Description:
The prediction has a mean pLDDT of 85. A computed fold for an 83-nucleotide RNA from Candidatus Xianfuyuplasma coldseepsis, annotated as c-di-GMP-I riboswitch aptamer. The RNAcentral record of the sequence draws on Rfam. The model forms 100% of the base pairs in the Rfam consensus. It matches the Rfam family "c-di-GMP-I riboswitch aptamer". Rfam links the family to the GO term cyclic-di-GMP binding.
[in-house]
RNA sequence: AUAUUCAAAGGGCAAAUACAGGGAAACUUGUAGACGCAAAGUUCCAGAGCUACGGUAAAUACUAUGCUGGCUGAACCGCAAUA
Numbered sequence: 001a002u003a004u005u006c007a008a009a010g011g012g013c014a015a016a017u018a019c020a021g022g023g024a025a026a027c028u029u030g031u032a033g034a035c036g037c038a039a040a041g042u043u044c045c046a047g048a049g050c051u052a053c054g055g056u057a058a059a060u061a062c063u064a065u066g067c068u069g070g071c072u073g074a075a076c077c078g079c080a081a082u083a
Base pairs, nucleotide, nucleotide: 002083003082004081005080012037013036017032018031019030020029021028022027035070041076042075043074045073046072047071048068049067050066054063055062056061
């Protein structure tokens, strides 16, 4: 430096839910809580999905500038052990 994650050690993150707050909503922040995760670390670059304040509109429809990284890919960073 690369690959792998059978086992181990030190650990890490934190689903649902509850309370308090933000937001039109999707969702998100904090606290508690652990379903799980070898990248469940970071980034909306591409795709996919969710919402529709606002806008369009005959309409119950369409639409992202909003949201989702614990959706996929990609990029970057990274502990331990083994080869």